[in-house]
RNA sequence: UGGGUUGGCCAGGCGGCCGCGUGUGAACGAGGAACGUCCGGGCUCCGCAGAGCAGGGUGGUGGGUAACGCCCACUCGGGGUGACCCGCAGGAAAGUGCCACAGAAAUCAGACCGCCGGUGCAUGCCACCGGUAAGGGUGAAACGGCGGUGUAAGAGACCACCAGCGCCCCGGGCAACCGGGGCGGCUAGGUAAACCCCACCCGGAGCAAGGUCAGACAGGACGUGUUGGAGGGCUGCUCGCCCGAGCGUCCGGGUAGGCCGCUGGAGGGCACCGGUAACGGUGCUCGUAGAUGGAUGGCCGCCACGCCACAUGCGGGCAACUGCGGUGGCGUACAGAACCCGGCGUACCGGCCAACCCAUCCC
RNA sequence: GCCCCAGUAGCCCAACGGCAGAGGCGGCGGACUUAAAAUCCGUUCAGUGUGGGUUCGAUUCCCACCUGGGGCA
Numbered sequence: 001u002g003g004g005u006u007g008g009c010c011a012g013g014c015g016g017c018c019g020c021g022u023g024u025g026a027a028c029g030a031g032g033a034a035c036g037u038c039c040g041g042g043c044u045c046c047g048c049a050g051a052g053c054a055g056g057g058u059g060g061u062g063g064g065u066a067a068c069g070c071c072c073a074c075u076c077g078g079g080g081u082g083a084c085c086c087g088c089a090g091g092a093a094a095g096u097g098c099c100a101c102a103g104a105a106a107u108c109a110g111a112c113c114g115c116c117g118g119u120g121c122a123u124g125c126c127a128c129c130g131g132u133a134a135g136g137g138u139g140a141a142a143c144g145g146c147g148g149u150g151u152a153a154g155a156g157a158c159c160a161c162c163a164g165c166g167c168c169c170c171g172g173g174c175a176a177c178c179g180g181g182g183c184g185g186c187u188a189g190g191u192a193a194a195c196c197c198c199a200c201c202c203g204g205a206g207c208a209a210g211g212u213c214a215g216a217c218a219g220g221a222c223g224u225g226u227u228g229g230a231g232g233g234c235u236g237c238u239c240g241c242c243c244g245a246g247c248g249u250c251c252g253g254g255u256a257g258g259c260c261g262c263u264g265g266a267g268g269g270c271a272c273c274g275g276u277a278a279c280g281g282u283g284c285u286c287g288u289a290g291a292u293g294g295a296u297g298g299c300c301g302c303c304a305c306g307c308c309a310c311a312u313g314c315g316g317g318c319a320a321c322u323g324c325g326g327u328g329g330c331g332u333a334c335a336g337a338a339c340c341c342g343g344c345g346u347a348c349c350g351g352c353c354a355a356c357c358c359a360u361c362c363c
Numbered sequence: 364g365c366c367c368c369a370g371u372a373g374c375c376c377a378a379c380g381g382c383a384g385a386g387g388c389g390g391c392g393g394a395c396u397u398a399a400a401a402u403c404c405g406u407u408c409a410g411u412g413u414g415g416g417u418u419c420g421a422u423u424c425c426c427a428c429c430u431g432g433g434g435c436a
Base pairs, nucleotide, nucleotide: 001359002358003357004356005355006354007353008352009351010350012303013302014301015300016299017298018297020029021028022027031334035345036344038343039342040341041340042339043206044205045204046203050239051238052237053236055202056201057200058199059198060074061073062072063071064070075089076087077086078085079084090197091196095195096194097191098190099189112136113135114132115131116130117129118128119127120126121124144162145161147159148158149157163187165184166183167182168181169180170179171178172177210260211259212258213257219251220250221249222248223247224246231243232242233241267286268285269284270283271282272281273280274279304332305331306330307329308328309327310326313324314323315322316321364435365434366433367432368431369430370429373388374387375386381419389407390406391405392404393403394402412428413427414426415425416424
């Protein structure tokens, strides 16, 4: 100098005019994602919520947390020259299902060609019977690899080495796991983001929860039920518990309001301490939106940043080129609270900072 | 605000995880007709909303997003 990786921060500033919401006033007034609503919790109600089945979720290990499917650290596997990144990462020797096409055979494996033995007679590119998974061919996948012994030809049939599996022992680690040794049978296909099994977790609904005040109206028909009880609490079933005199369908009628919940919290910042870290503890300090057809905006001026165009001024370089400046134009995103938090995911004009990696050049 | 569902030719819709996808309407060409309609024959139009993953293999299973629709006071 060029390219890259990771982490963090900002989300234009100032002034003037007009306008909006909350509040008596002073004053205050969107975000990193307020978004998607994908998870988790607080809070509220259902009788503080019971049993079983069903259902749903999570899935290496340890830790953090109110909790999580999140975060941190580590292990294992994969990718990258590297910084570093990615992983829905339990079980396929518990069982069931599936594995198209091709192929002889696709999981109780399997003889198409080939090889070998036997029989036959028509004596050969022959037929039949049997053996054989070493070779060919098919496929995503063909029952361990390679060498030898052996054999009619072959084969873990046997042997050495290697890979892999199961069990046991030793050492390290909290653990996942890692390293080493021994024994065994000779080998066990893939798929659980198929059913399923194992371990753990989950009661349901959601601020349109829920409470309260005020107001309006007109009932009727049919069906069903009143302790042998409909219906409801309660999303699926059964049981249990509780409430229980209404409930369902159709026709007709009325309302389209106020207030509370509502924002001070698992809150933000700084310092110190503990911890590798996520995070936790202590002290000091700060005050920070609450609308309900839904406020937080618009215009002008100056400045800042980026891009483009035009002129070319100064500087560096042999040059290609490049740094600073001048004038004009355009642009400054994504988006926008609605009970509140913790995450994840997605969108985003652009800019800044730090650490690290690779390549090249110079000293 | 909360809770659900769907997406396959121009339109309407099929498809146990298995031939990269069936059919109808439509379009185009031909036959029939004086010409047209109807009818008949042939042909065309999709890689399944987008991206990623699991699998030998994905319209189908899983995840994230996009678009459209519905319900609740």
This is a predicted complex of two RNAs, RNase P RNA and transfer RNA, with 436 nucleotides together. The prediction has a mean pLDDT of 77.